Predicted 3D model of a 243-nucleotide part of an RNA (large-subunit ribosomal RNA, domain VI) from a metagenome. The full RNA is in RNAcentral, with records from SILVA. Its mean pLDDT, the model's own confidence on a scale to 100, is 87.

[in-house]
Context: one part of a larger RNA
RNA sequence: CGCUUGAAUACUGAAAAGUUCUGUCCUUAGUACGAGAGGACCGGGAUGGACAAACCUCUGAUGUAUCAGUUGUCACGCCAGUGGCACGGCUGAGUAGUCACGUUUGGUCAGGAUAAUCGCUGAAAGCAUCUAAGCGAGAAACCCCCUUUAAGAUGAGUAUUCACAGUAUCCACAGAGACUAUGUGGUCGAUAGGCUGGAGAUGUAAGUGCAGCAAUGCAUUCAGUUGACCAGUACUAAUAUUA
Numbered sequence: 001c002g003c004u005u006g007a008a009u010a011c012u013g014a015a016a017a018g019u020u021c022u023g024u025c026c027u028u029a030g031u032a033c034g035a036g037a038g039g040a041c042c043g044g045g046a047u048g049g050a051c052a053a054a055c056c057u058c059u060g061a062u063g064u065a066u067c068a069g070u071u072g073u074c075a076c077g078c079c080a081g082u083g084g085c086a087c088g089g090c091u092g093a094g095u096a097g098u099c100a101c102g103u104u105u106g107g108u109c110a111g112g113a114u115a116a117u118c119g120c121u122g123a124a125a126g127c128a129u130c131u132a133a134g135c136g137a138g139a140a141a142c143c144c145c146c147u148u149u150a151a152g153a154u155g156a157g158u159a160u161u162c163a164c165a166g167u168a169u170c171c172a173c174a175g176a177g178a179c180u181a182u183g184u185g186g187u188c189g190a191u192a193g194g195c196u197g198g199a200g201a202u203g204u205a206a207g208u209g210c211a212g213c214a215a216u217g218c219a220u221u222c223a224g225u226u227g228a229c230c231a232g233u234a235c236u237a238a239u240a241u242u243a
Stems, first nucleotide, its partner, number of pairs: 001152001005163007015149004021049007033038001051106005059100004066093005071086006111143002117137004167243002170186005191237003194233005200226003207220005
């Protein structure tokens, strides 16, 4: 831009893409078959492999500054306590998020038309013959079934609702993200930050007291601190406006 009034919401499905893989074991049954050796079809069940999708409860990885320990040096006048730099200085842990080595799920079942093949009826050809007319069975292949996209399907579909209604700019943002888009919210407000509380992490802060000559230890103290997580709370910012 189109779909011929403009919108919002919910659909249909022409068409397209994907999936549709497979082992072992148990049972049927040591049965059918076979002299024996051996050893099934069919049917039922269990458990794996590879592959795919989703997710983070568990197990783990990461987690560039969440906590702690610690070396050298510089600074805050000194002590104490902190901060900077040294690969995040090094080391030990680790929330959210992301991920697999982790967890869950999937291929099922059913149907249609068939291939090779096996048949029924049956002539040409008084017989025979699955075929010439006609009618069946029959495979991981095909169609359907299942998942996803999908009305620019210009053949442009359908239903409901509205008629100052709807959308957008702008702003606070994240379940989204390269940008855009999408989604949440914009004071009739919990959208982000802050604050308060909690979860989780770290592992017992500083100060003070006590013991010790001191290093240090003990008590106060499962303390103190805490990025992303969960809530509450308008303190700050989403004002005012506009197309």
It matches the Rfam family "Bacterial large subunit ribosomal RNA".